Large-subunit ribosomal RNA, domain II from Patulibacter minatonensis, 685 nucleotides, folded computationally. The coordinates come from a structure-prediction model, not an experiment, and the mean pLDDT is 85.
Context: one part of a larger RNA
RNA sequence: GCCAGCGAGUUGCUCGUCUGCGGCAAGGUUAAGCGAUGAGCGGAGCCGAAGCGAAAGCGAGUCCUAAUAGGGCGACUUUGAGUCGUAGGCGGCAGACCCGAAACUGAGUGAGCUACCCAUGGGCAGGUUGAAGCGAGGGUAAGACCUCGUGGAGGACCGAACCGACCUAGGUUGAAAACUGGGCGGAUGACCUGUGGGUCGGAGUGAAAGGCUAAUCAAACUCAGUGAUAUCUGGUUCUCUCCGAAAUAUAUUUAGGUAUAGCCUCGGAUAAAUUGCGUUGUGGCCGUAGAGCACUGUUUGGGCGCGGGGUCUCACCAGAUUACCAACCUCAGGCAAACUCCGAAGACCAUAUACGUUUACUCCGGGAGUCAGUUGGUGGGGGAUAAACUUCAUCGUCAAAAGGGAAACAGCCCAGACCGCCAGCUAAGGUCCCUAAGUGUUAGUUAAGUGGAAAACGAUGUUCGAGUGCACAAACAACCAGGAGGUUGGCUUAGAGGCAGCCACCCUUUAAAGAGUGCGUAAUAGCUCACUGGUCUAGUGCUCGAGCGCGGAUAAUGUAACGGGGCUCAAACUAACCACCGAAGCUGCGGGUGCACACUCUGUGUGCGCGGUAGGAGAGCGUUCGCUACAGGUUGAAGCGGAAGUGGAAACGACCGUGGACAGUAGUGAAGUGAGAAUGCUGGC
Numbered sequence: 001g002c003c004a005g006c007g008a009g010u011u012g013c014u015c016g017u018c019u020g021c022g023g024c025a026a027g028g029u030u031a032a033g034c035g036a037u038g039a040g041c042g043g044a045g046c047c048g049a050a051g052c053g054a055a056a057g058c059g060a061g062u063c064c065u066a067a068u069a070g071g072g073c074g075a076c077u078u079u080g081a082g083u084c085g086u087a088g089g090c091g092g093c094a095g096a097c098c099c100g101a102a103a104c105u106g107a108g109u110g111a112g113c114u115a116c117c118c119a120u121g122g123g124c125a126g127g128u129u130g131a132a133g134c135g136a137g138g139g140u141a142a143g144a145c146c147u148c149g150u151g152g153a154g155g156a157c158c159g160a161a162c163c164g165a166c167c168u169a170g171g172u173u174g175a176a177a178a179c180u181g182g183g184c185g186g187a188u189g190a191c192c193u194g195u196g197g198g199u200c201g202g203a204g205u206g207a208a209a210g211g212c213u214a215a216u217c218a219a220a221c222u223c224a225g226u227g228a229u230a231u232c233u234g235g236u237u238c239u240c241u242c243c244g245a246a247a248u249a250u251a252u253u254u255a256g257g258u259a260u261a262g263c264c265u266c267g268g269a270u271a272a273a274u275u276g277c278g279u280u281g282u283g284g285c286c287g288u289a290g291a292g293c294a295c296u297g298u299u300u301g302g303g304c305g306c307g308g309g310g311u312c313u314c315a316c317c318a319g320a321u322u323a324c325c326a327a328c329c330u331c332a333g334g335c336a337a338a339c340u341c342c343g344a345a346g347a348c349c350a351u352a353u354a355c356g357u358u359u360a361c362u363c364c365g366g367g368a369g370u371c372a373g374u375u376g377g378u379g380g381g382g383g384a385u386a387a388a389c390u391u392c393a394u395c396g397u398c399a400a401a402a403g404g405g406a407a408a409c410a411g412c413c414c415a416g417a418c419c420g421c422c423a424g425c426u427a428a429g430g431u432c433c434c435u436a437a438g439u440g441u442u443a444g445u446u447a448a449g450u451g452g453a454a455a456a457c458g459a460u461g462u463u464c465g466a467g468u469g470c471a472c473a474a475a476c477a478a479c480c481a482g483g484a485g486g487u488u489g490g491c492u493u494a495g496a497g498g499c500a501g502c503c504a505c506c507c508u509u510u511a512a513a514g515a516g517u518g519c520g521u522a523a524u525a526g527c528u529c530a531c532u533g534g535u536c537u538a539g540u541g542c543u544c545g546a547g548c549g550c551g552g553a554u555a556a557u558g559u560a561a562c563g564g565g566g567c568u569c570a571a572a573c574u575a576a577c578c579a580c581c582g583a584a585g586c587u588g589c590g591g592g593u594g595c596a597c598a599c600u601c602u603g604u605g606u607g608c609g610c611g612g613u614a615g616g617a618g619a620g621c622g623u624u625c626g627c628u629a630c631a632g633g634u635u636g637a638a639g640c641g642g643a644a645g646u647g648g649a650a651a652c653g654a655c656c657g658u659g660g661a662c663a664g665u666a667g668u669g670a671a672g673u674g675a676g677a678a679u680g681c682u683g684g685c
Stems, first nucleotide, its partner, number of pairs: 001685006011094003015091010027047003033041002051058002061073004097235002100232001104225006115199009124189001126158003129154001133150006162186003166183005201217001203213003238620006248261005262370002264367006275360001276357004280352005286346001290342001291340002296336003300332004307325002309322004373398001375396008403414003418591004423587003429581003432565003438578001440577006451567001457551002461548010478535005484508003489503003514529001518527002592610008621674001623671008632662001639658004645652002
């Protein structure tokens, strides 16, 4: 891992409550016990028929009160029903659907591992160093001291056994639940070790690491309390039918829990009050979007200018002046969630003999689940007008929704799957090939593979429109020619001659020519332009708007930013049109089923329905055992292997083989009643 078997809402309660069924009923019923395990007896007791008050108590009343007032809760008004049993739903108390802690407490077992201690034994090759002391000699007044020898000290030195474990490699389903190899530390000591003994669970022991106390230690192990508790995780077993949520509010030592409400379901009631919902009409209501500046604030420029500042003048009083600041007022122009002279769409409320809608509303009662939501559109707050961000409102989807489209893709677009059909029509989206359907029609656009990712900004891309200048008295472009004189204007300057800079920018000759547009020189010179004539000839220049394109444009394996191939009067884009394809949508035909209604009334018809998680309600299948009835089996039961076939599903099953003794059908009752999941348990492989 697979297979088989086992494996989870049970049982008790003279507890509560509701529903179905049954008995009796203003009553109902017994418990223990007796009795034949019976009938029956047993009325103790319990519930109900009366309430009010905290109570004493009173009583169709009572309580508060001084009260006959007033009020609360009751009675009356026929608007009056309980109780006992049984089955089921739910709740309570119990382990209470099952498995699961870490822990806590008690009684015991452990120091044959290990920590420390006690007693008694054992062990430490070999080599080295050479302390004290002692002796001899020297030395001294005597010493001290020196030399030589002897001696053999040391938590001394090197290094086996022994003890350890610093480095490294291997090993890591190991040879081994801590090892092996090679190096390494201690190795006469606080050394190592045998045997016997001692100390233990909030306790021991500890040269102290929370270490060790039998592969277990921030409190050992075993058993018991014990089915501890678990607002947590996991699991919870057959089928079909009807309906079908929530992820919100409030509260919470509350936030992943719970309670009440909201939303779901089932039963009952009202059966007419036009109750609900939608649409339409009508009438209200509001201060949002927008807009505005009348208020509150804010704000730019101008005018006027109180007041203030500066300057001048001034003994004081006063005065003059100002390119400074500036109130009020005024003109023009703005801004606002906490501004409003205004003000929609729309929301909400009401209304209608309106229309539509299976009363969908409301109330009472039984049962829930939900309290992590998600994403898209719209309107806001937070954030950075960031986030697949966060927090509200509102609508939709998903959640709990399959089908078609978007290449693939919970939340987008279309559309809501009862079942069947080798029938038809459509939606979104598509129609060259992959790939179902147009290489469809008409008129344009695009040349960028734009289409098939992006901005500010940039550009004689190209198409269309509008305006304006010049132009057959010749424009625009090109070519030929002129482009002069006063004058080198004045100043400045070493120089300044159109052309470093400053000032001025006139006059003349002219067809025209600037006191000069640019290049150039040291300064001149030189080239050129403006301007003019000629040649030529029909358009040429500028501005604005619109359509589609261009650049801006950089990412990591490989085109890779149309799904691909591939596409250019398109297979791209714009406008329009005609066909077709396309879904579980709609239609057709057949079948099933829920609810309502009708009838020729118990099976037909008609109408509306039948996606579904949590969850509510209903109807069934199967398993084991009991009772009653019936039928079966050695002429072959159950079981097992096949299997015609049957049923809406769970399932049933003739017949054949095997097997060799039990077992079925109908009704009814009772449950150890259905497995694929629980790192489930046991066994097998």

The full RNA is in RNAcentral, with records from ENA. The organism belongs to Patulibacter, within Bacteria.